RNA sequence: CCGUGCUAAGCGGGGGGUUGGUGGUCCCCUGAACCCGAAAUCCACCUAGCGGGGCUGAAAUCCUCUGCCGAGGUCGUCAAGGUCUGAAAACGACCUUUGGUGGGGUGUUGAAGGCUGGGUCCUACGCAACAACUACCUGCGAACCGGGUCAGGUCCGGAAGGAAGCAGCCCUAAGCAGGCAAGUGUGUGCCGUAGGGGUGCCCAGCUGGAGCCUUUACCAAAGGAACGCUCAGGUCUUGAUUGAUCGAAGCAGGGGUGCACGG
Numbered sequence: 001c002c003g004u005g006c007u008a009a010g011c012g013g014g015g016g017g018u019u020g021g022u023g024g025u026c027c028c029c030u031g032a033a034c035c036c037g038a039a040a041u042c043c044a045c046c047u048a049g050c051g052g053g054g055c056u057g058a059a060a061u062c063c064u065c066u067g068c069c070g071a072g073g074u075c076g077u078c079a080a081g082g083u084c085u086g087a088a089a090a091c092g093a094c095c096u097u098u099g100g101u102g103g104g105g106u107g108u109u110g111a112a113g114g115c116u117g118g119g120u121c122c123u124a125c126g127c128a129a130c131a132a133c134u135a136c137c138u139g140c141g142a143a144c145c146g147g148g149u150c151a152g153g154u155c156c157g158g159a160a161g162g163a164a165g166c167a168g169c170c171c172u173a174a175g176c177a178g179g180c181a182a183g184u185g186u187g188u189g190c191c192g193u194a195g196g197g198g199u200g201c202c203c204a205g206c207u208g209g210a211g212c213c214u215u216u217a218c219c220a221a222a223g224g225a226a227c228g229c230u231c232a233g234g235u236c237u238u239g240a241u242u243g244a245u246c247g248a249a250g251c252a253g254g255g256g257u258g259c260a261c262g263g
Stems, first nucleotide, its partner, number of pairs: 001263006009056003012030005020046005034053004062256007072246005077240011091228002094224009103214004113207008121196006127189002130185001132184003136179005146171004154163003
């Protein structure tokens, strides 16, 4: 140096998330990216995936270093927007009250106010109505198991006579229907009488002699509230010619890594 057979090793990597940490299952990026099995109240481990199978195999392929370029992620910063929390109350909107102006209504066919009476309210009694119950009246009301009378028939008896008793007729119980309106009762009443209470509302009369009301528009003041606005903070989304960090893929270059046998 050549050939044959093996072995180490490789058959993806990175970011996020998770974890005390590592790798995986999960999400994302890159990408030519072996197969199967389990894995989120997780799976396997502690320089760090496990179990089974397959392929390549000491270099174009394994290990490692440097440079360029650089997908994408993470954190921060800034800006805008959404949302939440807290504060504040100047301004806009809102609510309440008071006053004013305009408008409207009402008022000399008499406003506000005052006085009187009545109603509304309460109590008692009466009346009425009502339903229920009780009492009373009338009618109906029992195939047998209620009453009376019991034809016929039955039974006892020598007979006289006696016994039970169906139908029919009469009556009644429970109950049903109707009536009456006596008693009790209760909620009721454009009802009446008497008494009380009250000035809130309504009505009427008298007095009084010019205001009274306004739910509407505007203005002012006071108060309330906290929607907008303002300030501070949290959180989410989007964007950035922004900062830091990790960094796949790609390109270029350097270094390192076995064993056995035969020639």